Predicted 3D model of a 76-nucleotide RNA (c-di-GMP-I riboswitch aptamer) from Candidatus Aquicultor primus. The sequence was found by an Rfam model in a public genome assembly. The coordinates come from a structure-prediction model, not an experiment, and the mean pLDDT is 86. Taxonomically the source falls in Candidatus Aquicultor (Bacteria, Candidatus Aquicultoria, Candidatus Aquicultorales, Candidatus Aquicultoraceae). The model forms 95% of the base pairs in the Rfam consensus.

RNA sequence: CAACGAAAAAGGCAAACCCGUCGUGAGGCGGGGACGCAAAGCCACGGGGCUCUUAAGAGUCGGCCGGGUUGCCGUA
Numbered sequence: 001c002a003a004c005g006a007a008a009a010a011g012g013c014a015a016a017c018c019c020g021u022c023g024u025g026a027g028g029c030g031g032g033g034a035c036g037c038a039a040a041g042c043c044a045c046g047g048g049g050c051u052c053u054u055a056a057g058a059g060u061c062g063g064c065c066g067g068g069u070u071g072c073c074g075u076a
Stems, first nucleotide, its partner, number of pairs: 003075003012037002017032006035063001041069003045066003048061005
């Protein structure tokens, strides 16, 4: 440096749900709370889902699957 994540160690994040708040909505943010997660860190690039719209189109979901990029500990 790469691969790997069985065993450790230090930790980290936070589903559903509840409260408040923003939004037409999907959903976002804050607090509580933990189903889980070796990137459940970041990026809407591709696929896909969802919302608005007569349509065109716009938005949203990274904890749906890929991809890019950064990082902790270690080595059956």